Large-subunit ribosomal RNA, domain II from a Patescibacteria group bacterium, 691 nucleotides, folded computationally. The source organism's lineage runs through Bacteria and Bacteria candidate phyla. The coordinates come from a structure-prediction model, not an experiment, and the mean pLDDT is 85. Its Rfam family is "Bacterial large subunit ribosomal RNA".
Context: one part of a larger RNA
RNA sequence: GCCAACGAGUUUGUGACUGUUGCAUGCUUAAACGCGAGAAGCGUGAAGGCGUAGUGAAAGCGAGGGUUAAUAGCCCGAUAUUGUAGCAAGCACAAGACCCGAAACCGGGUGAUCUAUCCAUGACCAGGAUGAAGUUUUGCGAAAGCAAAAUGGAGGUCCGAACCCACGAGCCGUGUAACACUCGGGGAUGAGUUGUGGAUGGGGGAGAAAUUCCAAUCGAACUCGGUGAUAGCUGGUUCUCCUCGAAACAGUUUUUGGACUGGCCGCUGAUGUUCCUUCGUGGGGUAGAGCACUGGAUAGGAAUAGGGGAGCAAUCCUACUGUUCUUAAUCAAACUCCGAAUACGCGAAGUCAAAAAUCAGAGAGUCAGACGGUGGGGGCUAAGCUCCAUCGUCAAAAGGGAAACAGCCCAGAUCGCUAUGUAAGGCCCUUAAAUCUUGGUUAAGUGUUAAAGGUGGUGGGACGACUUAUACAACUAGGAGGUUGGCUUAGAAGCAGCCAUCCUUUAAAGAUAGCGUAACAGCUCACUAGUCAAGUUGUCCUGCGCCGAAAAUGUAACGGGGCUCAAACCAAGUGCCGAACGUGCGAAUGUGAUUGUUCUAAGGAACAAUCACGUGGUAGAGGAGCGUUCCAUGUGCGUCGAAGCUAGACCCGCGAGGGCUGGUGGAGUGCAUGGAAGUGAGAAUGUUGGC
Repeated sequence: GCCAACGAGUUUGUGACUGUUGCAUGCUUAAACGCGAGAAGCGUGAAGGCGUAGUGAAAGCGAGGGUUAAUAGCCCGAUAUUGUAGCAAGCACAAGACCCGAAACCGGGUGAUCUAUCCAUGACCAGGAUGAAGUUUUGCGAAAGCAAAAUGGAGGUCCGAACCCACGAGCCGUGUAACACUCGGGGAUGAGUUGUGGAUGGGGGAGAAAUUCCAAUCGAACUCGGUGAUAGCUGGUUCUCCUCGAAACAGUUUUUGGACUGGCCGCUGAUGUUCCUUCGUGGGGUAGAGCACUGGAUAGGAAUAGGGGAGCAAUCCUACUGUUCUUAAUCAAACUCCGAAUACGCGAAGUCAAAAAUCAGAGAGUCAGACGGUGGGGGCUAAGCUCCAUCGUCAAAAGGGAAACAGCCCAGAUCGCUAUGUAAGGCCCUUAAAUCUUGGUUAAGUGUUAAAGGUGGUGGGACGACUUAUACAACUAGGAGGUUGGCUUAGAAGCAGCCAUCCUUUAAAGAUAGCGUAACAGCUCACUAGUCAAGUUGUCCUGCGCCGAAAAUGUAACGGGGCUCAAACCAAGUGCCGAACGUGCGAAUGUGAUUGUUCUAAGGAACAAUCACGUGGUAGAGGAGCGUUCCAUGUGCGUCGAAGCUAGACCCGCGAGGGCUGGUGGAGUGCAUGGAAGUGAGAAUGUUGGC
């Protein structure tokens, strides 16, 4: 890991409720007793319980009672009554209470053959080195003594095996080993090592002290018991079909991953109303807007006060500050002279009815929500962020589209059909359907990511100006005189700077727009004429582009191929494809209505047909069934072959399942109607066995 078997809402008591049965001239017995073979059954047994009257805290009173000074009011009753005892389902409470699961706590015992310390009694430590005290001799000394030599053999002394330890590294790390092995390392006469026997026991021991050891277990050993401790936690919880179908919110909570009450769901009963639309009628202070209030923030003017400046003063000035007035233009969730759309309340009317609503009862689940649109708070007008409101989807929803993609778009799957119409989205190939039609745009592969900003890329529009009295561009020619204007200056001559900026001749020509010179000169321009011949030019609005544009494996920012009068974009049109949607045909089922048949304890029930509307679904509520074991009653089958096992493409049932036939097997076992449960397995790191 697989297979098989086992494996989880039970039982008792009480209670309210629903169904059903008995009785109702109220119902019912408990213990006990009798009969009985009796733990069966039958009978006796009214004590007690519930009901028949309420009300009051109670005494009590009583169809009334209480409150109160009250006869006023008010509250609870009567008038308007139905019970009771079994049985059964779901539910609650008490119990282990659906099952498995702690770490722990307490009590009684068992452990010091491991290990810690201690006691008693034994054992062991190759070899080598060093050479303490003491002693002897000699020398010296008056002596104490000193020195030398010899002797001697001390030491938690030295080197180093056994032995003990475990510092480094390697190796091992499903090992040889639940700590070993290898090479090195430390101690090795000592606080040494070790044998045997003994002592200390669990809040206790022992401890050269580490929460260290006390049998591979130690911040409190092990074992049995209390014990099925408790677990607001995790996991698991077994057959089928049908009907409906949530919540992730509010309040409270030592409460926030738990609960209780309400909301939302289902079931039963009752009521006879409601949703929606339209009309009417209300209140409002949001969006917007406004500045009349409250505040904010500007500009101009006026007045006034202060500051600053000038002045002898009067007075004047002020780009500063405050207040008031005024003009203009403004800002506000906690401003409002105003003020919607929606939403909400109320009243009518209308439509629909297999729908919904309201009330009551018993049953739940839910209290972690997610994303999207819209209106907002927080944040950075950040977040797949966070917190509200409102709607949607997911949750609990499959199908089609979005390449893939819970929350987006379309659309809500009872079942079947190689029928048909569509939605979103699509129609060149991949890939079902247009290489469809018409008119434009784009040249950037824009499409197929992005901003400020930039753009003589290109399309459309509007309004001007000039123009056959010849525009615009180009070319040819002119572009002069007073004058070198005045000033300034070394110089200043159109062109450093300052002032002025006239007049004349002209077709036209600035006291000069630029280059240039030291200053002149020189080259252009404005302006004019000619040549040429038809449009030229400016501003604004707008469509589509272009630049701005850098990331990590490899194109990689259309799913891909690929696409340019498109297979891109804009506008218009006609077809087609496209879903579990709609329609058609067939089938099932729920609810309602109508009709018919049968039964009836006459209320109704069952069945059939027709019609209508339904039939996604988690938590969950409700309904109807299948199967297993045993019991009762009835009735069958079986050695001419029961159960079990096995094969079947067969039959019945929506299904759980039930038949039939063959094989195997070798002795039991069905069916009907009821009853009772150790009643259904895929999951629990489930348990046991097998492989």